The prediction has a mean pLDDT of 77. ZMP/ZTP riboswitch aptamer (pfl RNA motif) from a Caulobacteraceae bacterium, 81 nucleotides, folded computationally. The sequence was found by an Rfam model in a public genome assembly. Of the family's consensus pairs, 96% are formed in the model. It matches the Rfam family "ZMP/ZTP riboswitch aptamer (pfl RNA motif)". For this family Rfam cites "Metal Ion-Mediated Nucleobase Recognition by the ZTP Riboswitch" (Trausch et al., Chem Biol, 2015).
RNA sequence: CUCGUCUCGCGUGACUGGCGCUGAAGGUGGGUAACCACCGGGGAGCGCGGGAUGCAUAAGCCGCGCGCCUGGGCAUGAGCC
Numbered sequence: 001c002u003c004g005u006c007u008c009g010c011g012u013g014a015c016u017g018g019c020g021c022u023g024a025a026g027g028u029g030g031g032u033a034a035c036c037a038c039c040g041g042g043g044a045g046c047g048c049g050g051g052a053u054g055c056a057u058a059a060g061c062c063g064c065g066c067g068c069c070u071g072g073g074c075a076u077g078a079g080c081c
Base pairs, nucleotide, nucleotide: 003054004053005052006051007050008049009048010047011046012045015042016041017069018068019067020066021065026039027038028037029036030035060074061073062072
């Protein structure tokens, strides 16, 4: 100096659904299946900067209190353009 891990700050940010239970745990309007728009509340990851540090490495991470589902995103690996 580079890289990794943890942490803090700033910016950006995909995805944010349906039904049931509960005194309560999104609201309004639309659509008709698990979606759309706006608002509210979450949010991994990515980029930059600071601090600490040197084995941290798999069984992954993200939206609702729980349950049953549905559909996505991110990280990682490989290939192609």